[in-house]
Large-subunit ribosomal RNA, half A from Emticicia sp. CRIBPO, 1609 nucleotides, folded computationally. Rfam family: Bacterial large subunit ribosomal RNA. The coordinates come from a structure-prediction model, not an experiment, and the mean pLDDT is 81.
Context: one part of a larger RNA
RNA sequence: GGCGUACGGGGGAUGCCUAGGGUCUCAGAGGCGAAGAAGGGCGUGAUAAGCUGCGAAAAGCUACGGGGAAGAGCACAUAUCUGUUAAUCCGUAGAUACCCGAAUGGGGCAACCCAAUAGACUGAAGGUCUAUUAUUCUGACUAAGUUAGAAGGCGAACGUGGGGAACUGAAACAUCUAAGUACCCAUAGGAGAAGAAAACAACAGUGAUUCCGGAAGUAGUGGCGAGCGAACCCGGAUUAGCCCAAACCCGUGAUGUUACGGCAUUGCGGGGGUUAUAGGACUGCAUUUAGAAUUGCUUUUAAAUUUGAACGGGAUGGGAAACCCGGCCAUAGAGUGUGAUAGCCACGUAAGAGUAAUUGAAGCAGGACGAGCAGUAUCCUGAGUAGGUGGGGACCGGUGAAAUCCCCUCUGAAUUCGGCAGCACCAUCUGCCAAGGCUAAAUACUCCUGAGACACCGAUAGUGAACUAGUACUGUGAAGGAAAGGUGAAAAGCACGGGGAGUACCCGGGUGAAAUAGAACCUGAAACCGUACGCUUACAAGCGGUCGGAGCUAAGUGAUUUAGUGACGGCGUGCCUUUUGCAUAAUGAUCCUACGAGUUACGGUCACCAGCAAGGUUAAGAUUUUAAGAAUCGGAGCCGAAGCGAAAGCAAGUCUGAAUAGGGCGUUAAGUUGGUGGCUGUAGACGCGAAACCUAGUGAUCUACCCAUGGUCAGGUUGAAGGUUGGGUAAGACCAACUGGAGGACCGAACUGGUAUACGUUGAAAAGUGUUCAGAUGAACUGUGGGUAGGGGUGAAAGGCUAAUCAAACUGGGAAAUAGCUCGUACUCCCCGAAAUGUAUUUAGGUACAGCGUUGGAGUUAAGUCUUAUCGAGGUAGAGCUACCGAUUGGAUGCGGGGGAGUCACAUCCUACCAAAUUCAGACGAACUCCGAAUGCGAUAAGAUAUAUCCAGCAGUGAGGGCUCGGGUGCUAAGGUCCGGGUCCGAAAGGGAAAGAACCCAGAGCUACAGCUAAGGUCUCCAAAUCUAUACUAAGUUGAACAAAGGAAGUCCGACUGCCGAGACAGCCAGGAUGUUUGCUUGGAAGCAGCAAUCAUUUAAAGAGUGCGUAACAGCUCACUGGUCGAGCGGGGCGGGCAUCGAUAAUAAACGGGCAUAAAGUAUAGUACCGAAGCUUAGCAUUGUAAUAGUAAUAUUACACUGGUAGGGGAGCAUUCUGUCGACGGCGAAGGUGUACUUUGAGGUAUGCUGGAGUUUACAGAAAAGCAAAUGUAGGAAUAAGUAGCGAUAAUGUAUGUGAGAACCAUACACACCGAAAGACUAAGGAUUCCUCCGCUACGUCAAUCAACGGAGGGUUAGUCGGAUCCUAAGGAUAAUGCGAGAGCAGAUGCCGAUGGGAAGCAGUUUAAUAUUACUGCACCUGUGUACAGUGCGAAGUGGGGACGGAUUUUAAAGCUCGAUACGUAGAGACGGAAUUCUGCGUUGAGGGGAAGCUUCGGCGGAACCGAAUUGGGGGAUAAGAUUCCAAGAAAAGCCAAUAAGCUCUAGCUGUACAGAGACCGUACCGUAAACCGACACAGGUAGUCGAGGCGAGAAGCCUAAGGUGCUC
Repeated sequence: GGCGUACGGGGGAUGCCUAGGGUCUCAGAGGCGAAGAAGGGCGUGAUAAGCUGCGAAAAGCUACGGGGAAGAGCACAUAUCUGUUAAUCCGUAGAUACCCGAAUGGGGCAACCCAAUAGACUGAAGGUCUAUUAUUCUGACUAAGUUAGAAGGCGAACGUGGGGAACUGAAACAUCUAAGUACCCAUAGGAGAAGAAAACAACAGUGAUUCCGGAAGUAGUGGCGAGCGAACCCGGAUUAGCCCAAACCCGUGAUGUUACGGCAUUGCGGGGGUUAUAGGACUGCAUUUAGAAUUGCUUUUAAAUUUGAACGGGAUGGGAAACCCGGCCAUAGAGUGUGAUAGCCACGUAAGAGUAAUUGAAGCAGGACGAGCAGUAUCCUGAGUAGGUGGGGACCGGUGAAAUCCCCUCUGAAUUCGGCAGCACCAUCUGCCAAGGCUAAAUACUCCUGAGACACCGAUAGUGAACUAGUACUGUGAAGGAAAGGUGAAAAGCACGGGGAGUACCCGGGUGAAAUAGAACCUGAAACCGUACGCUUACAAGCGGUCGGAGCUAAGUGAUUUAGUGACGGCGUGCCUUUUGCAUAAUGAUCCUACGAGUUACGGUCACCAGCAAGGUUAAGAUUUUAAGAAUCGGAGCCGAAGCGAAAGCAAGUCUGAAUAGGGCGUUAAGUUGGUGGCUGUAGACGCGAAACCUAGUGAUCUACCCAUGGUCAGGUUGAAGGUUGGGUAAGACCAACUGGAGGACCGAACUGGUAUACGUUGAAAAGUGUUCAGAUGAACUGUGGGUAGGGGUGAAAGGCUAAUCAAACUGGGAAAUAGCUCGUACUCCCCGAAAUGUAUUUAGGUACAGCGUUGGAGUUAAGUCUUAUCGAGGUAGAGCUACCGAUUGGAUGCGGGGGAGUCACAUCCUACCAAAUUCAGACGAACUCCGAAUGCGAUAAGAUAUAUCCAGCAGUGAGGGCUCGGGUGCUAAGGUCCGGGUCCGAAAGGGAAAGAACCCAGAGCUACAGCUAAGGUCUCCAAAUCUAUACUAAGUUGAACAAAGGAAGUCCGACUGCCGAGACAGCCAGGAUGUUUGCUUGGAAGCAGCAAUCAUUUAAAGAGUGCGUAACAGCUCACUGGUCGAGCGGGGCGGGCAUCGAUAAUAAACGGGCAUAAAGUAUAGUACCGAAGCUUAGCAUUGUAAUAGUAAUAUUACACUGGUAGGGGAGCAUUCUGUCGACGGCGAAGGUGUACUUUGAGGUAUGCUGGAGUUUACAGAAAAGCAAAUGUAGGAAUAAGUAGCGAUAAUGUAUGUGAGAACCAUACACACCGAAAGACUAAGGAUUCCUCCGCUACGUCAAUCAACGGAGGGUUAGUCGGAUCCUAAGGAUAAUGCGAGAGCAGAUGCCGAUGGGAAGCAGUUUAAUAUUACUGCACCUGUGUACAGUGCGAAGUGGGGACGGAUUUUAAAGCUCGAUACGUAGAGACGGAAUUCUGCGUUGAGGGGAAGCUUCGGCGGAACCGAAUUGGGGGAUAAGAUUCCAAGAAAAGCCAAUAAGCUCUAGCUGUACAGAGACCGUACCGUAAACCGACACAGGUAGUCGAGGCGAGAAGCCUAAGGUGCUC
């Protein structure tokens, strides 16, 4: 280290629970608000942070009603109080109700500031209090104006109207769809809208509207695509009808006109009148019934509340309500609680009772209003209307033949003898009467209240939210948005003791039924981390298991036991997904736990089950009722019972047709309703996933540009124009010197930028640091306040920037967009089992149909498959070509042609020239065939077998791959590609080939330590022959891919061939000559440089010479011959076996290793054995068929079957909830954790321990119903790892103190660092961080006694500082006004708005913490009153002033700084110098001095008292000036002056003095930073002011002062 057991830690699953949710039903209510809402801010408690309540009358006040003992909310503590003189509490009605908010006196950065008028208080001013003071519209009086009323805003859905998308679907897309949806806007009510026919219909009728069920997915419409989609009519719910305008009459005005009698036109009021078989006016006659608005009265209902039956005992137990025994009530056995499960314990329940005001309902009273008859001359009956043209929209209707309705435009009627409609239009007929208006119910919805329900959830669920949740937190903002429940019956919440620095924690002890219920608290799983014990492990190579198994240990009892461990051996490359194919080095997963994906609604279709059946069935609705249920009605409607035809129509037929023919479709099969299941359509439709599109908003605190107003830029250099003087010229020009101080000038800090490089890259930093570099008076940089907004802005332009986001920001919504794409998709067993092909496709990784699978059914003349026999069609393989076509080699012949010859021409002749045709021989062809198989195909017959076909439901597949055969292509390349036949893999395990998808063998139901074989093997690893026989191989060939061409006296064999007893071959002995030195050539060439020729002679034989050799000869040798030897020989070829070289890649590294040589290699023949999940044997199971028994279920027997992906079918297990009958449980349920037994499996049963209150069989029902994977979601835990790191390398050290503890805290002394800062002040921003005390869990990158941390207490003082009260800029909001569907946009005067203008204070002292604020001292400003003196005062109008640029330059006081003198003080040392000398420090509101008191003994503290002079430089800020330049440089008020109206005793104004007033807000602390912006105590960023000394031009740089610090391991 491993396995096991036991005990713990950790964590928070599981079980149980519910305080909270979800979905509904019934009833109520359907609004609140200027009488100040909704919603907030701030307060309010004895102590009080949060929630709740309340409002300065503040967890409350008053009255009435209820109620009757405790009470002061959540909230359990202490203190103090209240209450029987009736509290707390409940109900009703009142009072109070700060500030903001429509917000409404004005303003404003919501919760703040500032007013006016009248009144009150005081004392004039100042201050405080009360009331009133917004705008718009309307009414009244009326002219302005006044006055009264109303409106404004908020609120969940529902309604109506005005605007109005896109994604998407159409497999693209434009009409179309989505959809008049989302969204925006206006506005109404408890509902809204619609509504009493210029309507439908069809020759019959109905009689406003709305809603429900049908009609009907019909008629239609429609790129006639996707889709969209009525009405008539029927059944129901509910029912309700009315009023004006006009004619006519009356009254009363106005205007015109008049002959003054009137007339005409017109306004207003009253009466009258309201419709289609026309009505009314008018004329005549007659006259109020039914009904009925507003109102009054009575009754009743509703609050808090109240009455409300019936139980005891026993045993167990901590506790009884469970159990046992015996009772009782019930108009009450709903429910909840009570120490376990209660009709009779408590609250309640059934049934009753009760009431001030107010509300609703019912009844009664009252009664505005309210139909007649007849006549028909005249009058009236809705005009820029109906209709029409053109353009749109709405209807089922997309312009169509397009009626009807609505809008815009241009036109434009009729008048009852009239008009409109009836789907173009016309006629007839029918219906109706437009151009005015009102109208309940039936219908829609639920922010809210009450009562209740649930086969909904039970803390990762259910609301986002069971808990201080729209909270914490994130974001500039719109907006986004969590986690987090449980002690116990009761706190009985651990007295006391011990350890400990400790109020931490632990131990003892006590409480309790239990403390392993101890507050991090019920149960307490897993990952993960440990401790103890048993076995095992240090020569061992491993998907870690499985099979076998020794030893050891333990239990038990003796059995062949059980449990733990496991030496050693055999075999063995995870899971998922995706694929032709994955151990793959292709995807996904660190682990554990919980959650996590084919559902639901409405249609369709098929199967099964059930009811009824030529019929079946109700829908809406109604009634009853035990009330979301059920029953009974309800027959509208639907389907079926008859079809055919385009239709008229006919009908068991009909259509076509001349037809009685033929043919097509029918007739000869029962449906329908409901339930369940499969599949499908429309819906998000199995889950998760885009990039995008549209809509409404939010953002310019970042950044871009612009506007307004402010600020900043050390120092040095150069020296333009101009000027002055001199020279010069007729005058100029011009020249010189000086002056001058220009410049998108130069160098260079701050500042701004970002060139190069290094570092950094899980950083110090989501862009920086170091060094270096660019600009640095300008098109410069920067602060504050503003403006421009998303197809928009802005852009010296990079597609840059627009809040760490940009080729179209962000947030919410349409929305679950769409995704032919990827991934994932959860328990078991049984049966069958594919495809990767054809056709088509904007199609190729998708889909449709066909093919192949499965399940159910049907029926027959067995139609399928195989074998045998027979008969056929055919043109492939092959073959062939004087058999065609095409191609083709050689020969013969040779038409014709070329060339040559021929005295011209013509003949004629010649030819290794080309060559037709013919012929001889040879030979080729996918698109040649005189021929022509095998196989396959068709048919018939027989046999064997059990398929095949059709119909219906449901699929999957439509990426294939290897091998072999036949081909195409390619190179007769490919592990290539494309077809065809077969096979296997795919979807197939087993044995062999070392290892290997498809090669060989062979198709796995299960069990067996049985047998036989296949391929392949038998020396060993490794089961079986070191088997038998005969050869070969020498190369470790074998044993690289059977490696090649090619090479080679390797070796063996075969058949030939040559030589050979007339003597071969090899060896040895001997010869090897002559013409001749052949000829030529040559200097020479004699066999042997070269050329040519290569004869002849002698011989047994000998080349005009095989090689060596010479200058050339010579010489040696060979061929050839003889002798010797004595039998086979051959550098002959051919064929075959085995071997050899050819032979080159990174490990001996290509026999699987060892190894093997008459073999363990190769070949042949043979025998035996081994060898698989094959076959057999024994047992068992599944499915099917058959037989037997049985009504059937089923049982038995026989035979066969049982690999399997996609997929089809069947049967089950488990989980949660419900019903019924039951059962179990404190003598211990569920859950957790072990053990044993058991089923084919999912699983089940029993029991020990834990646990402490519920659980559940059986049979049915209903599902949020099963996880290993989705880079899944949430939580927890590992690993890396005690690893990286601990954030500027400015630096620490010592002593003392404190303390349980000190590297870090305090003090002191040294040292170091900054010093244009790392010092001091201040704006923004932050918001208590400030100071003191106590503390150390967390926070601090270590520790901590310390702290910017936790707790408590304390702290911010203003007439003069800043703000407001004053002013205006950019800009903003906006009465008037203009524009716009609406929302809204623009907008002058005036208003708001600082970054600017504008009255006034300094010095010192003081606190732990504030000071220009307190205190001391001395000042100043503005109002008011009084007194005195003087006096023309008076404005929102007028004038002045306020009032302004850049650069350069001069310069006061003060202050700063450096000196000198003087004074004070401290010193003057080894060496040298020196004595009224030198050095340091200090110096004028200084300094010296030191009492009291306190003390940590170091000091702190500072009273009395004493004391005190001058001077010279430097520098150049500021106030204020000057010069110069061109780009020509805010506004308004305060202030001054003169005036208008007006007033002029007063008032008012001016001056002086005195008196009194000066309210409100900010003020702590940080502020180049540990407190702001950057997620951090972050090397970054952050405006302005002061800013010392030495060297130096300098604010550079270096070193220092004051002051600060040493950067938290």